[in-house]
RNA sequence: CGCUCAUCCAGAGAGGUGGAGGGACCGGCCCAGUGAAACCUCGGCAGCGGCCGAAAGGCAAGUGCCAAUUCCGGCAGAACCCGCUUCAGCGGGUAUUCUGGAAGAUGAGAG
Numbered sequence: 001c002g003c004u005c006a007u008c009c010a011g012a013g014a015g016g017u018g019g020a021g022g023g024a025c026c027g028g029c030c031c032a033g034u035g036a037a038a039c040c041u042c043g044g045c046a047g048c049g050g051c052c053g054a055a056a057g058g059c060a061a062g063u064g065c066c067a068a069u070u071c072c073g074g075c076a077g078a079a080c081c082c083g084c085u086u087c088a089g090c091g092g093g094u095a096u097u098c099u100g101g102a103a104g105a106u107g108a109g110a111g
Base pairs, nucleotide, nucleotide: 001111003109004108005107006106007105008104013042014041015040016039017038021031022030023029025074026073027072028071043066044065045064047063048062050059051058052057070103075100076099077098078097079096080093081092082091083090084089
């Protein structure tokens, strides 16, 4: 770096340095000089793997994580509305809801 599989409505922040961005991308909407990103220290969480256990669960050494559901949407379908209509459907709309997907993230595995 891509591939395969699983999961993504749970959970968990203080201090220091720093000094304007951040939430992957796009749109929205948020967070941010009452201090963003990044780095350091300490603390915490427990998804995946690991270990223990009959199980419930426990541990926190690995990876990961600690605003908002992956912050919401992006594509397709259904519900819904409008128009046409040969009454079987066709076309359009898109606020909201639902389902599936895409993308992304994390882990595990093989390369």